[in-house]
Context: one part of a larger RNA
RNA sequence: UGACGGGAACUGGCACAAGCGGUGGAUUAUGCGGUUUAAUUCGAUGAUACACGAAGAACCUUACCAGGGAUUGACAUGUUCAGAACUUUCGAGAGAUUGAAAGGUGCCCUUAUCUUUGAUAUGGGAGCUGAAACACAGGUGGUGCAUGGCUGUCGUCAGCUCGUGCCGUGAGGUGUCGAGUUAAGUCUUUGAACGAGCGCAACCCUUGUCUUUUGUUACCACUUUUUUAGGAAAGGACUCAAAAGAGACUGCCGGUGUAAACCGGAGGAAGGAGAGGAUGACGUCAAGUCAGCAUGCCCCUUACAUCCUGGGCUACACGCGUAAUACAAUGGCAAAGACAAUAGGACGCGAACCCGUGAGGGGGAGCAAAUCUAGUAAACUUUGUCUCAGUUCGGAUUGAAGUCUGCAACUCGACUUCAUGAAGCCGGAAUCGCUAGUAAUCGCAGGUCAGCUAUACGGCGGUGAAUACGUUCCCCAGUUUUGUACA
Numbered sequence: 001u002g003a004c005g006g007g008a009a010c011u012g013g014c015a016c017a018a019g020c021g022g023u024g025g026a027u028u029a030u031g032c033g034g035u036u037u038a039a040u041u042c043g044a045u046g047a048u049a050c051a052c053g054a055a056g057a058a059c060c061u062u063a064c065c066a067g068g069g070a071u072u073g074a075c076a077u078g079u080u081c082a083g084a085a086c087u088u089u090c091g092a093g094a095g096a097u098u099g100a101a102a103g104g105u106g107c108c109c110u111u112a113u114c115u116u117u118g119a120u121a122u123g124g125g126a127g128c129u130g131a132a133a134c135a136c137a138g139g140u141g142g143u144g145c146a147u148g149g150c151u152g153u154c155g156u157c158a159g160c161u162c163g164u165g166c167c168g169u170g171a172g173g174u175g176u177c178g179a180g181u182u183a184a185g186u187c188u189u190u191g192a193a194c195g196a197g198c199g200c201a202a203c204c205c206u207u208g209u210c211u212u213u214u215g216u217u218a219c220c221a222c223u224u225u226u227u228u229a230g231g232a233a234a235g236g237a238c239u240c241a242a243a244a245g246a247g248a249c250u251g252c253c254g255g256u257g258u259a260a261a262c263c264g265g266a267g268g269a270a271g272g273a274g275a276g277g278a279u280g281a282c283g284u285c286a287a288g289u290c291a292g293c294a295u296g297c298c299c300c301u302u303a304c305a306u307c308c309u310g311g312g313c314u315a316c317a318c319g320c321g322u323a324a325u326a327c328a329a330u331g332g333c334a335a336a337g338a339c340a341a342u343a344g345g346a347c348g349c350g351a352a353c354c355c356g357u358g359a360g361g362g363g364g365a366g367c368a369a370a371u372c373u374a375g376u377a378a379a380c381u382u383u384g385u386c387u388c389a390g391u392u393c394g395g396a397u398u399g400a401a402g403u404c405u406g407c408a409a410c411u412c413g414a415c416u417u418c419a420u421g422a423a424g425c426c427g428g429a430a431u432c433g434c435u436a437g438u439a440a441u442c443g444c445a446g447g448u449c450a451g452c453u454a455u456a457c458g459g460c461g462g463u464g465a466a467u468a469c470g471u472u473c474c475c476c477a478g479u480u481u482u483g484u485a486c487a
Stems, first nucleotide, its partner, number of pairs: 001487002003484003007481007015471002019434005026325008034316002042053002064311006073136001077135002079132005086103007107125003111121004138300002141298003147294002149289003152285001154283001159198006165174003178189003204277004209246007219235001223233003249271001252265005327427001331386007344373002348367002353362003393424001398419007440463005446457001
C1' cells in the first nucleotide's frame, strides 16, 4: 500500500421490512445430470451453466454411429493433353456411383478462300467438362493455461489515475481528506496543494405538450350529393403522418443555510435527472468462446480429410433447473355486442363467393402496399344456464377417422373431428420477481422457417393494483477508521 475481520462509524441498493403474485406438490413442454446405447456429436457447470450457443435436429442441417464407395480429392491456385458446354432416355444399385444410346457442336479475336446481308477452313483466347502427375488441398482434430476479436460478472457501482509542487531515508503520501450536499470524486467551502485525464452528467434515440409547414393512400367540423360505406364533389379545421422549431433552467415566490443545496408554493402538458433506451472507467475472475470468425504451436494425410444410404442427436428406473396449463363460481359453457398497437407480405400476403362439422379445399379480385391483404383482438359488456361435485372444473393419455407441408411424416411433424376422460381440491423445509402505467392479468403480430415440437425468444398494445413505519437484522457494494503472525 492492499486484502481480510463472526472490529467500529456513515451511506446506498426490491438487500431486509410493508405488500402483491409466484416457484417448491400435479400433468405437460423444454434444458441439464445420471444411466443406457453402435451412436445417444460438441461446448456451457455457484452467483456469472441448465427454454444457454440452437432466430426453429424427419432427409439436409450434422460435427456422432453402422454399412457402402472413392483418394490431387466436396473446395482453391498452378502445369500438360483432349473435348464445346450441355440436354434427354434406358439398365445396375439403398444411394453415392457406374454402363450404354441419342441429340448437340456455341462465344470473342486473327488470317485465308468463296456463290461477300453470309459460308468454309487455319491459328489463338475466355469459360466449362474429362484425364494425368505433382506442388498441395482438407481437418467442427488438440491446446481459450500460447493468442486476436467478441462476451459475461462485480456494476450504470462512483470510482481509477496523471503532470508539476510539497512531505517522507524509502515503499509511498498529499491532491482524492474534513464539514455540508448530491443519483453521482455532483457541487460548495476549508486546507500544501494547483491543474488535468478516463469515468458521472450533458450531447444521441423513443415518448409526454404546443406552434409552423405539407395534405395522399390518412382525416371529416362546416357545405353539396348518392344514401351502402368519407363512397363522391368540396375542404385544410380536427385526428394522424413526418420535418423544423418552442418548452424545464431551481428561471420565479416564501422558508432554512456562509454557500452548494434542501423543503413548500405558483404558473405549467410536464418540476427539480419528466419517463424509458442506447451508452459499461482502471481493473477482477489464467471467467467463457480454437465449434461463429481469425490465428501460433502440436497432431492426421488411402485418413482424424471426403461422398452416400440408413440410424442417432427425440433413448428412460431416476435427480435438478426454467416455463405452460390447472386445481374453479372474481369461475365454466352458450348466444349477442364493443374497443388496439407494433411488426410482416412477390418462389409472397391472399379478399368476395362456393364446398366441408372442422383442420382445410376450390377460387382468384386487389396489393412491392397509410390504398390491397393477414384481420373476427382477447380479457370486457349484456342475457341465459351450471350450484360446490373430482363436477358442464381440469385437460393428460389412448382409440378411430381425416387435413396440410414435403422426394419422404415408421423411428420422429403440426393441425382437425368424434370418442376417451388421468393426476390435480392451492402445494413441507426452503426459495424467486416486482415500487407505477410497474406487478398481476388479457390477447396480437414478428424473426428463424417447406412444415413444425414456440408453452421459447425479442416486441406490441388492452385492463390495471397493493405497499414502503423504517434501516435493528440477512445479503451485496462504497467511503473513513482500527487490528493483523496474510501478500